[in-house]
RNA sequence: AGAGUGAACGCUGGCGGCGUGGAUUAGGCAUGCAAGUCGAGCGAUCUUUGCUGAUUUCUUACUGGAGUGCUUGCACAAAGGUAAGAAUGAAGCGCUAGAUAGCGGCAAACGGGUGAGUAACGCGUGAGUAAUUUUCCUUAAAGUCGGGGAUAGCUUUGCGAAAGCGGAGGUAAUACCCGAUAUUUCCAGAGAGCCGCAUGACUUUCUGGACAAAGGUGGGGACCUUCGGGCCUGCCGCUUUAUGAUGAGCUCGCGUCCUAUCAGCUUGUUGGUGAGGUAAUGGCUCACCAAGGCUUAUGACGGGUAGCCGGCCUGAGAGGGUGACCGGCCACACUGGGACUGAGACACUGCCCAGACUCCUACGGGAGGCCGCAGUCGAGAAUCUUUAGCAAUGGGCGAAAGCCUGACUAUGCGACGCCGCGUGCAGGAUGACGGCCUUCGGGUUGUAAACUGCUUUUGUUUGGAAAGAAACCCAUAGAGUUAAUACCUCUAUGGCUGACGGUACCAGGCGAAUAAGCCACGGCCAACUCCGUGCCAGCAGCCGCGGUAAUACGGAGGUGGCGAGCGUUACUCGGAAUCAUUGGGUGUAAAGGGCAAGUAGGCGGUCUGCUAAGUGAGGGGUGAAAUCUUCCGACUCAAUCGGAAAACUGCCUUUCAAACUGACAGACUUGAGGCUGGAAGAGGGAAAUGGAAUUAGCGGUGUAAGGGUGAAAUCUGUAGAUAUCGCUAAGAACACCUACGGCGAAGGCAAUUUCCUGGUCCAGAUCUGACGCUAAAUUGCGAAAGCUAGGGGAGCGAACAGAAUUAGAUACUCUGGUAGUCCUAGCUGUAAACGAUGAGCACUAGGUGUUGGUCUUUAUGAUCAGUGCCGCAGCUAACGCAUUAAGUGCUCCACCUGGGGACUACGGCCGCAAGGCUAAAACUCAAAGGAAUUGACGGGGACCCGCACAAGCGGUGGAACAUGUGGUUUAAUUCGAUGCUACGCGAAGAACCUCACCAGGGCUUGACAUAUACGCAGUAGUGAACUGAAAGGGGAACGAACCGUUAAGUCCGGUAACGUAUACAGGUGCUGCAUGGCUGUCGUCAGCUCGUGUCGUGAGGUGUUGGGUUAAGUCCCGCAACGAGCGCAACCAUUACCCCAUGUUGCUACCCUCAUAUGUUUGCUUGCAAACUUUGAGGCGCACUCUUGGGGGACUGCCUGGGAUAACCAGGAGGAAGGUGGAGAUGACGUCAAGUCAGUACGGCCUUUAUGCCCUGGGCUACACACGUGUUACAAUGGCAGAUACAAAGGGUUGCCAACCCGCGAGGGGGAGCCAAUCUCAAAAAGUCUGCCCCAGUUCGGAUUAGAGUCUGCAAUUCGACUCUAUGAAGCCGGAAUCGCUAGUAAUGGGAGAUCAGCUCGCUCCCGUGAAUACGUUCCCGGGUCUUGUACACACCGCCCGUCAAGCGAUGAAAGCCGGGGGUACCCGAAGUCCUGUGUAGGCAGGCCGAAGGUAAAACUGGUGAUUGGCGCUAAGUCGCAACAAGGUA
Repeated sequence: AGAGUGAACGCUGGCGGCGUGGAUUAGGCAUGCAAGUCGAGCGAUCUUUGCUGAUUUCUUACUGGAGUGCUUGCACAAAGGUAAGAAUGAAGCGCUAGAUAGCGGCAAACGGGUGAGUAACGCGUGAGUAAUUUUCCUUAAAGUCGGGGAUAGCUUUGCGAAAGCGGAGGUAAUACCCGAUAUUUCCAGAGAGCCGCAUGACUUUCUGGACAAAGGUGGGGACCUUCGGGCCUGCCGCUUUAUGAUGAGCUCGCGUCCUAUCAGCUUGUUGGUGAGGUAAUGGCUCACCAAGGCUUAUGACGGGUAGCCGGCCUGAGAGGGUGACCGGCCACACUGGGACUGAGACACUGCCCAGACUCCUACGGGAGGCCGCAGUCGAGAAUCUUUAGCAAUGGGCGAAAGCCUGACUAUGCGACGCCGCGUGCAGGAUGACGGCCUUCGGGUUGUAAACUGCUUUUGUUUGGAAAGAAACCCAUAGAGUUAAUACCUCUAUGGCUGACGGUACCAGGCGAAUAAGCCACGGCCAACUCCGUGCCAGCAGCCGCGGUAAUACGGAGGUGGCGAGCGUUACUCGGAAUCAUUGGGUGUAAAGGGCAAGUAGGCGGUCUGCUAAGUGAGGGGUGAAAUCUUCCGACUCAAUCGGAAAACUGCCUUUCAAACUGACAGACUUGAGGCUGGAAGAGGGAAAUGGAAUUAGCGGUGUAAGGGUGAAAUCUGUAGAUAUCGCUAAGAACACCUACGGCGAAGGCAAUUUCCUGGUCCAGAUCUGACGCUAAAUUGCGAAAGCUAGGGGAGCGAACAGAAUUAGAUACUCUGGUAGUCCUAGCUGUAAACGAUGAGCACUAGGUGUUGGUCUUUAUGAUCAGUGCCGCAGCUAACGCAUUAAGUGCUCCACCUGGGGACUACGGCCGCAAGGCUAAAACUCAAAGGAAUUGACGGGGACCCGCACAAGCGGUGGAACAUGUGGUUUAAUUCGAUGCUACGCGAAGAACCUCACCAGGGCUUGACAUAUACGCAGUAGUGAACUGAAAGGGGAACGAACCGUUAAGUCCGGUAACGUAUACAGGUGCUGCAUGGCUGUCGUCAGCUCGUGUCGUGAGGUGUUGGGUUAAGUCCCGCAACGAGCGCAACCAUUACCCCAUGUUGCUACCCUCAUAUGUUUGCUUGCAAACUUUGAGGCGCACUCUUGGGGGACUGCCUGGGAUAACCAGGAGGAAGGUGGAGAUGACGUCAAGUCAGUACGGCCUUUAUGCCCUGGGCUACACACGUGUUACAAUGGCAGAUACAAAGGGUUGCCAACCCGCGAGGGGGAGCCAAUCUCAAAAAGUCUGCCCCAGUUCGGAUUAGAGUCUGCAAUUCGACUCUAUGAAGCCGGAAUCGCUAGUAAUGGGAGAUCAGCUCGCUCCCGUGAAUACGUUCCCGGGUCUUGUACACACCGCCCGUCAAGCGAUGAAAGCCGGGGGUACCCGAAGUCCUGUGUAGGCAGGCCGAAGGUAAAACUGGUGAUUGGCGCUAAGUCGCAACAAGGUA
């Protein structure tokens, strides 16, 4: 990595279904609702309808006529009266219906909530109740008779703010009381039967005693009637009893968390008798008696935590975790106590009391309890509507209609969970635009989009439209009941009833329309690039990313995963065999107790019988439902829901079996023990004795030292030491024998002898008869050191003192020396108490030593018991173990569970103390550890090599100068190289240039490249005056080219060039730690690897190690290796010898010609000729030298000896050369992030009127100093002068430059020859010969300085080289230290070349002259091989310890301070039950108990606390260097 959650948080959010939602403060609550119902129990009241209808009002008609007007006789006209009508409606009566406070009945003990308490018979499971109860309901039996007195309501009245409380009057009942009856029931007594494990139960007979009740309502034909009714009948009630069902109480077996740093607890405690109490048993309560009881570790008592279960989550299972929702049980209802009523409560929305809190108040008093449903505040990371309805299901009441029901059914809110659906489908490539990347070609996003066609789930709108409903009840019909066609009951048919809701669902219209995010992309782990950042910001589950190229941070693009969700956090199980029953371990990783004796416990030999506890098989009961599993079914599917089956692995009970275990009984001998006879031994205790040595004392001899060490000193000694001899004394230890020998349980035990004593082995097969093994707790023993008391004290010797060593030396070394070491009596109880290995038994190849027995056929024998080594199988992570197991099994005990904190703290026990035993946590780390491997390293070992040392020669370090570096200075002194492996290095050549640095002056598409666009014939180009330090500016004047075109440089177009603009150029700017390439170094060291095989779990090994040998991993032999590769060697070029070929410019012997001459000889004409000789030139020639090619030659081939007969080595012969002949080129795998971005190349970054480019001048050449590398010297092996000889290898046309001339010279003139085996540079020098110098700062040395010159160059001041003259410094051989070299080498002498105008003491090459020494590998340095140790692996320049100092964190102690819960003793004592007394009664008085409260002393526990102790952690603090190597003292 998986699964899960009542979740929360972040981002996001279309729909529906089904679930689910206060886990924290059992914190406080406004408001509404959550338990009522019955009028068919009762009296009363109100309303309704009907009748009677008072009263009042109004209208009309009649009457009446106060009074008014006037035309005086006409008109109008109030009150009142009568009648009719209308309105109002008191009061009464009866009836129908409704409502209601009160009395009464039932319910309110259910339903609903919560989990505070509880570790308990609380829960689960299974039993018991012969120790019980149960309203309503069922079934059955019997009954329901006769009386009585009150009291609410009501009326009236009083007090009070209110809540409420009284007084008086009168009234009803299914309220209350009395009497009767008694089938039954109960009590007492007397029998009989039957049953039970038992106390005892059940059935039945008789006698005596005790106890009941209520009515209501519907209907009705006879008969009676006081007309009320009686009476009959139906229904509902009531009483008694029995039965069933249901519910409840009580009891018991088993199961039920952590803690022993809780080991003893208990006084109503345990039991008995009696009484009380209860529905009922019981110390449940009380009195008395007895002194028990519990747990003994199978964990009492105490502390902490917690509601329990069905189940749920996880897991293959066994298990582990959990107890939301649903269901069962329990507990609780503001906190504590108490009872009442009742079938049931000690009662969530009842009562009383106390307390806290809130509210009202008139201050006197009162009221309240959401852990019911909603809702509110608070606290919290966090949890919903103050909704609708009783339509359904269920409950209460009622005869019923019905009423009530925040139970419930619905609805709302929340992606909180599960499930389902959708956000479109098909086509569509110049693969569009955009984005991103890019190797610039392209790739990718991507058929994705656009676009075209289609569909319409969802959405919106319009219309239709369910199921959930069946009852009760009503109507009609029929049947039953009955005297009855009433009534009532039943059946059939029809009717009535929907909160959700016009909802689910169906259909039509519209239209892709309304709908995608989150996380990840370094590995684990599916998915990669760019940009930004630069150990910053940040990430992170673990490992770890980030310090300029980050797939790990942040963003973007892309990709992966899941998807209306996705991530994170928290928690649980899993993985984890990481507590291991299944299913682990303990030699070295954590872990065997220091050893033994032995209690409990666990386990236990052979045979027989019996039993049936364990065990096995079958049956019965139970294991609620739901859940899980399987099948079937219903919602379109699923989630969800329904039905059936299976399962519930358990418990109880019963029957059978008898192998095994157990119990019981009997027997046996092999386990165990006894007996007899032998044996060995440092086994233990006590006593006695002995010699050597040491030291001291005394005496003798004797003289200057002794002692001690790496070297010394302290110390002893002339007052006579040490040494030596003799005697004496003391204490301690017992040499040799003495050993991988002996004994003991371990610790341990060693002179000799005696006494006492334990254990073991062998042999015999004589006795007992399983008597055994192991071993918590317990007890004993237990090295050294240490403690107490008393002795003793020679030697040794912590502490201490001194001497050394050292930076220091509280050490190692030395000189002394006290405790102690020794003895006696006690204590302590620990060790690397180790075989780091518990005890016992059995089994499983051998070989070889040794100790003690025994046997025989006396052997190279067998056997038993020990003690060692090697070794097979097997085991083990490996190392290793291996009959003395760490193998294979069994039994029992002990112990372990990452490192540190911590062999610690606190508590307890032990101890005189020191301390011991037991033994945590916070915090912190990602490791700590074991065994083995490869390296590296070692002040480990062995072997070997190298100018590594040694033996030599010559130098450096001292001087002056040159040159490079550091440092300093400077405007700049450009940059790089920095131990060996930087420093005469890059630089094979800085006056300008170079040049990168500095100052100043200039340019900006640029000094240089490419492309595009535009412009451009007086164009490109050349470029005079003038200005300027130059660059630059300036621009007179001259003035083109090519192609096309044209009559034509003649218009035009184009190319080139130029100008402008844009891309870009440019950069010795940065990064050598981004790189290529090249180089240095180890090192020309002999190594580094591979394939196959083989060994090992593996890393790895083998090969490659070993024996020889070599310069060599060179070769030979051996060998689980056999082969191979890169290195070694050889091949290559050069050099040394020979041969062949070649023959100019080389060579020139012989020969020829010519010339020459100081020569010799001859001839003479005396200055000529000839010959010889010398030299030169020219021929011939190619013999020689040489050149250039090609061959040969050297191979340990030959001989002798050594050696394994091999490889090879030593010597010899021959040979020019001999054992790789010399010297080159050649540098394995790799190391040093070695060097170089400034040689070039190249990624990235930076710069772009400058970090680019041009120019003038300066600088790189500075100079108190330090270092490296050189040159020249210091002189006589020399210097100077003169004469004279012999090279090689190179260079040369912008060149080398001859002869000759000039100059003292550098050089100048000159010009022959030479593109070179031709000419030239060019003289080689040291050497040789002769002369001078004569040991001195010199005839050594040449620095420095002055003057005069030469050459190169545009230019010689900063800043060139050389010449001449003059000057003539330091220096007389060099401290510590250090370098090179082994033969043509060192040393010494000169020559040439590259670079280069010029410039060298440097570098490279060449030749001349030409030594000394190497015994040898002990030591220094470097390297190779093997081996060993390791705590190192960045590899010893490693690792790492402790104190101190600083910061942070948690924790212990602490004078104290502040709490908490529980208990004890005492005081006070509410309500209330009970008891006593009293009263007619309500009641009153007293008493016991008793909540809350108070006082006191202890114990326990938590917080805090000045100060203090250690601990842990923290890039670069201080001091040392303890450990790891022989870690430098193992």

Notes: The RNA shown here (small-subunit ribosomal RNA) has 1530 nucleotides and comes from a metagenome. Rfam family: Bacterial small subunit ribosomal RNA. Model confidence (mean pLDDT): 82 of 100. The sequence is in RNAcentral, with records from SILVA.